Molecule: transfer RNA
Organism: Agromyces protaetiae
RNA sequence: ACCCCUGUAGCUCAGUUGGCAGAGCAGCGUCCUUUUAAGUCGCGGGUCGUGGGUUCGAGCCCCACCGGGGGUA
Numbered sequence: 001a002c003c004c005c006u007g008u009a010g011c012u013c014a015g016u017u018g019g020c021a022g023a024g025c026a027g028c029g030u031c032c033u034u035u036u037a038a039g040u041c042g043c044g045g046g047u048c049g050u051g052g053g054u055u056c057g058a059g060c061c062c063c064a065c066c067g068g069g070g071g072u073a
Base pairs, nucleotide, nucleotide: 001072002071003070004069005068006067007066010025011024012023013022019056027043028042029041031039049065050064051063052062053061
């Protein structure tokens, strides 16, 4: 330099037909318990890497750039 994969909640990741942004863990609260842990029920938390484009509508499609991983030379 070129090619491929990848970037979504604090962490690990779904969301693949373009139509309400989700799960588990973590956090906070409730119940239970003498207390802690475990368990129960609930709550909050998002610039979907950045900028632009297409579209009535984009996490998803297109372009450029940035970060991470791998490959070729």